[in-house]
Context: one part of a larger RNA
Molecule: large-subunit ribosomal RNA, domain IV
Organism: Minisyncoccia bacterium
Formats: sequence, structure tokens, C1' cells
RNA sequence: GUCUUUAAGGAACUCGGCAAAAAAGCAACCGUAACUUCGGGAUAAGGUUCGCCUACAGCAAUGUAGGCCUCAGCAAAAGUUUCUCUGGCGACUGUUUACCAAAAACACAGCUCCCUGCGAAGUCGCAAGACGAUGUAUAGGGGGUGACACCUGACCAAUGCCAGAAGGUCAAAUAUUGGCGGUUACAUAGCAAUAUGGCAGCUGCUGAUAUAAGCCCUGGUGAAUGUCGGCCGUAACUAUAACGGUCCUAAGGUAGCGAAAUUCCUUGUCGGGUAAAUUCCGACGCGCACGAAUGGUGUAACGACUGGAGAACUGUCUCAAAGACUCGCUCG
Repeated sequence: GUCUUUAAGGAACUCGGCAAAAAAGCAACCGUAACUUCGGGAUAAGGUUCGCCUACAGCAAUGUAGGCCUCAGCAAAAGUUUCUCUGGCGACUGUUUACCAAAAACACAGCUCCCUGCGAAGUCGCAAGACGAUGUAUAGGGGGUGACACCUGACCAAUGCCAGAAGGUCAAAUAUUGGCGGUUACAUAGCAAUAUGGCAGCUGCUGAUAUAAGCCCUGGUGAAUGUCGGCCGUAACUAUAACGGUCCUAAGGUAGCGAAAUUCCUUGUCGGGUAAAUUCCGACGCGCACGAAUGGUGUAACGACUGGAGAACUGUCUCAAAGACUCGCUCG
């Protein structure tokens, strides 16, 4: 190291019954609770039997009764669920971190919202083109939630999205038009060089008017992103406050649940379970900091999930002992 056995006790071990042990082995007969979506739960749980011989019954399979032997009568081996009670989470089967995480995470059917009228939306590509789809809104794409049951409250102020068009603001083009220049036919002056004025055309600079979406603006919209108050007083003991006052807000958390996978104070308080429990179960509610598809509350079945309790069982332990085989080292 791998196994075997162990007095008395039997989880006192330990984070935790981890590991081990035990029981059972979908054979027959009997029997089987709560709960339940009536399918389940369920092989629930729990109990009895199994060989051979004789007799009887029967067509037979087989059954009943009596007897015989063994510690042991399903089974040659391989292989092969311990069970019960009660919470949490997730409905379920499934998927996942190949090589430290299998889960309460992901997915899921179902529900819901948004987009899309077909050369669809969406996606890939510079494009051609392709998928979507040889489909057509009972279809396709995207977001959220996550079976089922009962439900899903208030707020549109902010942000987003949708709709609107009266007004405000507003780009570059383009069109029209103005101002100031350059050049200049020509005119005037001059003998001339030139100077001054200067049409049209061309050209430089600089304005105005007309013109979109957007934004401002007006509405809508929450299973869109999100948000869902404070102080003071008041009742025939006390306490508390149905009630009143006041400030602020877009509106002040509804139903349900609640010391919870959420509770700091906290081992909250009460009840249960134990001889004794910071865990557990049931309540209470003063929720530091639950709360309604970032879903709320329940829920049968299911789970190599997670918490608590019990039966059985045991070297896990009190507390260690003996034996078999093997490996390393030492000695020979």
C1' cells in the first nucleotide's frame, strides 16, 4: 500500500456518516401512507415463502397437508437500488467550464413584447450573389421570462422607442438676388506715356431669400431602460395609532411572501425537535437592504444539487489489536 477479522459501545468521528459496513437483490404471495397535474407517488414502506419424500385434489400446470436433512434449499459466475421524515432551489428528460467547478448556471415546452407584405425583415459579401426559403404573418427574425395553478399593482418626470406637424433652430449643393473689388469696349483730359470714369462678358471676396432630416416642441408607450418618500401629533391605565396636520414627488411598494440562497444589529423573540442545538422546522414582522415576466407566491413528479432529522448498519470514533499478500529502505 491492497485486503480480512475484532470484545463492549454504536456517529461519541468529522465541516459533513467522507470512507466503510449493512440491508436488499424488479422470483411468488400478501400488503402499501401523505400528497397528487389522477398519470403517479410505488418494487412505497412492511411481511411470508422457495429443497427433497409421501398422501390427497386436479386432465395438467399446480395447490393443500404431513414428514426428512443442512448453519444455510432463487442464483455457477459476472453483474446488481439501503430506507424513511422534512425544508431550499430548479418544473421535468437534456446541456456545460476537453485537463481543479455538472450546479441553484445554460437550454427547454409554454407566456409575452418588437420588427417583417415578400426583390420581406435579418445575416454574409466591395460587388455579383447567397442564406432566410423553393418559405409568405398559424411564416420568418430579434429581446425578455421560463412547465402548470393563482396572479402580474402605481409612476411617462428622466432615458429609449413610436406618432405628429403649427412654430423655433439648422448643412452642403442648387436657384434667384445684393454689396465691395479686378479686368475692360468706350468716353473725357493729354502730342504721347498715362490719368479719371466705366457697359457687357469673364472673374475674386462677402451677404440675403427659398430648401430636408434631426433637435427644441406636442402626444403616446412598462412583459421598454427604469423608479416606487419624510417629519409631527392624536384613543377612558400603559402601549400602539384606524385618524389628523405638513413638506416634497412623475408616483410614493398594491397582492403575496418575509431574520429568507436576501436580516447588519442577531445565537432577534416565541413554539417544536435534543439531556444539551449559533444549524433545522413552524410562527411573529421592528423588510439595515423582499416584491410582482431583471417576474411574485404556491406546486405533484424529477435531481451524482443543497440544509436538517431518524431507522438500519458499521474500526468513522472511544482505542486500538491481530492476520494475509505486496512495495520501498536496512540487514543477511